TPP riboswitch aptamer (THI element) from a Methylophilaceae bacterium, 110 nucleotides, folded computationally. The prediction has a mean pLDDT of 78. Its Rfam family is "TPP riboswitch aptamer (THI element)". Its family is annotated with thiamine pyrophosphate binding in the Gene Ontology. Of the family's consensus pairs, 96% are formed in the model.
[in-house]
């Protein structure tokens, strides 16, 4: 000097679903105006997952983190990107530092 993985710092990117129970002071409908029914949110539990709102987790070009295709196809489930295919598809967010390992070059000494 080069390469590799690791760690740290800074910066950036990303997702948050399904079912059940309760069920609003919110919304809709009905009403005999007492209320009833349904829904959203919220809370709890269960499922998958790294993560299902966490000062968390994952990912940052060596990029299946994540998005699109996709209300796609196959399988499975109580249900769901739950699993597989699609996927060598199209997109997608980076710099610095540290020590370690391997290796090269030069110089000096023996």
């Nucleotide at each position: 000097g080069u390469u590799g993985a690791u760690u740290g710092c800074u910066a950036g990117g990303g997702g948050u679903c399904u079912g059940c129970a309760u069920c609003a002071u919110c919304c809709a409908u009905c009403u005999a105006u007492g209320g009833a029914u349904g829904g959203c949110a919220a809370u709890g539990c269960a499922g998958u997952g790294a993560g299902a709102a966490a000062c968390a987790c994952c990912c940052u070009u060596u990029g299946a983190a994540c998005c699109u295709g996709a209300u796609g196809c196959g399988g499975g489930u109580g249900a769901u990107g739950c699993c597989g295919c699609c996927g060598u598809a199209g997109g997608a967010a980076a710099g610095c530092a540290a020590g370690c390992a391997a290796u090269g070059u030069u110089a000096a000494g023996c």